[in-house]
Context: one part of a larger RNA
Molecule: small-subunit ribosomal RNA, 3' major domain
Organism: uncultured Chloroflexota bacterium
Formats: sequence, C1' cells, structure tokens
RNA sequence: UGACGGGGGCCCGCACAAGCAGCGGAGCGUGUGGUUUAAUUCGACGCAACGCGAAGAACCUUACCCAGGUUUGACAUGGUACUGCAAGCGCACGGAAACGUGUGACCUUCGAGGGUGUACCACAGGUGCUGCAUGGCUGUCGUCAGCUCGUGUCGUGAGAUGUUGGGUUAAGUCCCAUAACGAGCGCAACCCCUAUCGUUAGUUGCCAGCGGAUAAUGCCGGGGACUCUAACGAAACUGCCCGUGCAAGCGGAGAGGAAGGUGGGGAUGACGUCAAAUCAUCACGGCCCUUACGUCCAGGGCUACACACGUGCUACAAUGGCGCAUACAAAGGGCAGCUACCACGCGAGUGGAUGCUAAUCUCUAAAGUGCGUCUCAGUUCGGAUUGAAGUCUGCAACUCGACUUCAUGAAGCUGGAAUCGCUAGUAAUCGCGCAUCAGCCAUGGCGCGGUGAAUACGUUCCCGGGCC
Repeated sequence: UGACGGGGGCCCGCACAAGCAGCGGAGCGUGUGGUUUAAUUCGACGCAACGCGAAGAACCUUACCCAGGUUUGACAUGGUACUGCAAGCGCACGGAAACGUGUGACCUUCGAGGGUGUACCACAGGUGCUGCAUGGCUGUCGUCAGCUCGUGUCGUGAGAUGUUGGGUUAAGUCCCAUAACGAGCGCAACCCCUAUCGUUAGUUGCCAGCGGAUAAUGCCGGGGACUCUAACGAAACUGCCCGUGCAAGCGGAGAGGAAGGUGGGGAUGACGUCAAAUCAUCACGGCCCUUACGUCCAGGGCUACACACGUGCUACAAUGGCGCAUACAAAGGGCAGCUACCACGCGAGUGGAUGCUAAUCUCUAAAGUGCGUCUCAGUUCGGAUUGAAGUCUGCAACUCGACUUCAUGAAGCUGGAAUCGCUAGUAAUCGCGCAUCAGCCAUGGCGCGGUGAAUACGUUCCCGGGCC
C1' cells in the first nucleotide's frame, strides 16, 4: 500500500423479508458423471461445466472403431526425366465401395503452350501435444462506481494528498468545505426500438362522407378524413407552483401533459481479477508423425444402460376433460419455395389447379366466449409402454427419423431435507414465427403478440458488492 477478520460505522442489490409460480417425488425429452464397449471421437467442471461448443450425429457430417485400399499423396507451388498421352467419357470383369484390370471411340494449333500420366526430388498433410509459450475472441466480478495521471505540496522513504470530510445522487452524480489545482478512462448524454402529436407522401395499405354493383366482401368509381406505412420535426428540462435547504437537492408528487423526475426496453462493459475458457473456428512459437498420428472408402459407433446428478416437457384434474358453434394478434418466412380453391382419404397425406420474387398471393392463432356432457373415480384424469396397419422425407429409416389411424392403456392423487425465478404489461398462463434444416429425435435456442396478477412493514439476519 493492498487483501482478509465469526472488528466497527454508513449504503446498495429479488440478498433477506412480504408474495406468486416452480424444482427436489412420477413418466418422458435432453446434457453430464459412471459403467459398458472394437469404438461408445474431443472439449467444457463451484458461482462463471452439465438443452454448453452442437442454429439439426440415419449415410455425409465424423474427428472414434473394425475391415479393405493408397504413398509427391484428397489439396498447393516448383523442378528433372520419359517429353508417354488430351483431359475426360463410355463399356466389360472383380469388388461392399474405394479401387484394380482390360478395352472403345476421342484435343487444339503446329513456334509451342495448357492439361494429364509414370518415375524421382523439394514438399504437401496432421481435429497429433502444449490455452502454463501466444494472437484473436469470450466468460466472470459487474452496468458494480470505480480506476488513474500531470503539476504542486507533505513525508528520509515506501507512499500520502487530490479521490478524504459535511450533505446529496442510480452514479467519483452534483453542491459546500478543503494544500491542493486541473485532467483522462469509466457514470450520464449522444445511437436504436417504444409511448403522444404535427408536417410531407397515399400504393400493394385505409374507407368517414358521395355514387354504383353483389348472395356476400373496399368489390368498383372515387376519396386522404381515419388506421397504417416511413422520412422529417415537436415534446420532458425539476421548466412552472408550494414547502424545505447556504447550495446541490429532497418532499407535495400540486398544476399542465400522451408521458414526470435516468418515462419503458435495448445497444453500450473502465483499470483490472481468475496462469478462467478456447492450439477442435481461425491464426501462430516450440515439440511430435511422414508407406502414417497423412489420405480414400464400406459398415459400425457418437443413440450402449444395474445406476447418480443438472436442466426441461407432460401430468396428477372440475378455475378441469370431451363434443359442437363462434371471435380477436404481432413479428417473421416463401421460387429446388409458400400454396388459395377443388377432388379423394377417418387421418398423416395424395392428385389436380391458381396466385405470389410478395403492405398485392400464401403460411395464419390458442387460451377466450356460447351451448351441451362428464360428477370426484386411478375416472371420459393422465398419457408412458407395447402390438398392428399406414403416410412423408431421403440412394437408404434394421441398428437410429418424424408423423397418422386403430388397439393397449403404466407410473402419477401436489412431492422429504433442501433449493430456483420473478417488483408490472413483470410473474403466471396461451398460442404464433424464425434460424439450422432433404427429413428430424426442438419439450432446446432466439423472437412475437393474446390474457394478465399478488406483494414489498422493513434492513435484525443469510449471500454478493461499494465507501470510511
């Protein structure tokens, strides 16, 4: 000077408390450990590993195993020789394929060049090791309010001061005091979305008023009012009022206002910490392999299963299940695509057919509401598991896909100790979309809207953090 203390003081945070819904029990999904295996490729391990890398493991991917090939190589550049042949394509045979053997037709221009084969040489190649040699990128403390510098001053010096003190703030935010005076990185603001209004613009969007047509519909003429779209602008600043205070500010939250005290959300992550993570994105030092630790290919494995843990989904029902009828979104996607509509099929789908490179066409709601039924049961709850028959994708669904129909109907009657999330359009609940993607093991991830709560006395205690 820091760090630490079951030292003290002050102050924050879903940290506790007050509440709501969960996890821990069940079945299943998924990841991990362990075990097994020829292989179950590798990495990640308290918070900050475990629906993580992986925004898609049937083949491919794929790095693993077994078997079969290959050795200037699957890929790059250059050289020498034969300077042999176009390359490539087709056919036959062997083969699981890779590949091997044989064979057929077949280049341009003629200075040679390009391509290719064989032999050889430099080299290629390595998801082999080291993240404790590294770059880059990332997590975390933490969006916490801190971290420093110049000059001056003090101290023999390490250092201190400034940055402390009194107030105040979400904030080292600001004010006052002050041997300090200033400054930088952070805070805030500037950026994006959202809440209100105005101007401009009016198609593919809209339809108030006028006219027309229809079984019906902005369907048509037309219109720019409204909604909306998308560009510009206005608006919020403690600006006004009252109280309080030297001030900063605080209180009333008073007025006005769509919005009130950083309006709500996002992006934004200081100096640094953890030899934190990544040599398997990539790059790179060193080491190692070089007829193999490279490379090609077929099959298998990554999907195993006495078990343990994490994280999710579905439930255990009546605020419910089932049947019929009926209403209302947003944000996205679409040409090897999305598909209206019609027909067939109980259905997954199939066959026709139309529009749309899309504010034009299309994917496209559910919870809700109305009526009926079930009447508290392991049930008309619950849907695992299993049998049979199918659909679709794809060369191919045995290992190992999703979906449909019929049958089957398991555990489960609210979950011990313990433990997680959340303070408002939030939790809870309901559906919709997208990326990856042929298909899909998505109940995951990232977004979107519909319905829409309870509670916060307070800071003694638990956890983390800041200042003295």